[in-house]
A computed fold for a 476-nucleotide part of an RNA from an uncultured bacterium, annotated as small-subunit ribosomal RNA, 5' domain. Its Rfam family is "Bacterial small subunit ribosomal RNA". Rfam links the family to the GO terms structural constituent of ribosome and ribosome. Its mean pLDDT, the model's own confidence on a scale to 100, is 84.
Context: one part of a larger RNA
RNA sequence: AUGAACGCUGGCGGCGUGGAUAAGGCAUGCAAGUCAAGGGGGCCCGCAAGGGCAACCGGCGAACGAGGUAGUAACACGUAGGAACUUCCCCUUUAGUCAGGAAUAACUAGCCGAAAGGUUAGCUAAUACUUGAUGGUCUCUUCGGAGUAAAGAUUUAUCGCUAAAGGAAAGGCCUGCGGGAUAUCAGCUAGUUGGUAGGGUAAUGGCCUACCAAGGCUAUGACGUCUAGGGGAGCUGAGAGGCUGACCCCCACCGAUGGUACUGAGACACGGACCAUACACCUACGGGUGGCCGCAGUCGAGAAUCUUCCGCAAUGGGCGAAAGCCUGACGGAGCGACGCCGCGUGAUUGAUGAAGUCCCUCUGGGACGUAAAGAUCUUUUGGGAGGGAGAAAGUUUAUUGAUAGUACCUCCAGAAUAAGGGGUUGCUAAACUCGUGCCAGCAGCAGCGGUAAUACGAGUGCCCCAAGCGUUAUCC
Repeated sequence: AUGAACGCUGGCGGCGUGGAUAAGGCAUGCAAGUCAAGGGGGCCCGCAAGGGCAACCGGCGAACGAGGUAGUAACACGUAGGAACUUCCCCUUUAGUCAGGAAUAACUAGCCGAAAGGUUAGCUAAUACUUGAUGGUCUCUUCGGAGUAAAGAUUUAUCGCUAAAGGAAAGGCCUGCGGGAUAUCAGCUAGUUGGUAGGGUAAUGGCCUACCAAGGCUAUGACGUCUAGGGGAGCUGAGAGGCUGACCCCCACCGAUGGUACUGAGACACGGACCAUACACCUACGGGUGGCCGCAGUCGAGAAUCUUCCGCAAUGGGCGAAAGCCUGACGGAGCGACGCCGCGUGAUUGAUGAAGUCCCUCUGGGACGUAAAGAUCUUUUGGGAGGGAGAAAGUUUAUUGAUAGUACCUCCAGAAUAAGGGGUUGCUAAACUCGUGCCAGCAGCAGCGGUAAUACGAGUGCCCCAAGCGUUAUCC
């Protein structure tokens, strides 16, 4: 010094912090939706105008945020550079937004199934899909040319759509250097090392393929094995250094285990898809369903780690023209002396130095000790009553605070509600009496105990810390 645990004890507040072990298994609820000003319809209210609901097609988001550290000794990270790249949304600028078409879900009518779900026929729309035109750009070219875009909504103003150039910010790729252990691992390597051609990618490249050559790495430790996320930082120390990588921030990786791609600007995707495996659940036995390393919570293992809480008021994010909706991010509260800090458990006075206990050289003296009792005072804290915030600005100017009737302020009664733990042979601050008799026991080291034990047990005193005190573990 600690993300600590254990023993004894325990008044309050603030700020932090809390599954380090089984990346073991998980009941339940919630954690990613939104847009009706893209589209057609349905239901409900209404006389109508209009309004509401949400399924479906469609758009954007779901690749962020949140969690974990299993793997990884590696361009993973840190730092300094490089060239062959991409970018939804946002900003600036320029140009354009023309003419058509065929479907389909919802819906209607049936059918199958225990369910999950599926299927047949018919109808319909779009900012869904698709054809053509134009062609600045881009691609190909025999330099003649050929090919290549768009989407509207609504009602007077915006929001869009397409193409191009630049920006902002973000990302992909390559390289030098740096930071574990082990030689009781000495040789390793065939896509291996390089070249040519091609494929592939946003892009370089054995990234992949064919052919050609035989290279490449290694005692400055290759290859193997073990261990391990890296950094900013944290602890310690005069420093150099040593140790660590909890909380917070940056980066990487992972999402039951293994693999694969699809969609998309972006994923090879925690709460998407497919396959396989293990496990678990439902079943009408035909078949289906699931993935808390999100927030709570549960079982298990463990020395050991919390509430199935409140709110979107603030900050931030997604969608939306907006109102707004969603947000276990976040803001808060709860539990735990787990840590740090602060405060309190009273103050002044009070000597028949009371009683009691302990001790002694025992008609007596000493200690606990101004301690108590008693008197006077105060009310921090706790309790009661009253008042009561800031955090709130934005927006349609009417409202809006979870925390919270909290903090804080005023008043009231009343010393009232509040002290323990360890030590006392030396190191090391603090000693006497009794009991025990190498026994019972103590102990960090030296050591103590066998009849006068300041070392064991008890009592009294004293010493050190104090809402803590000790012990254990680990680091300096």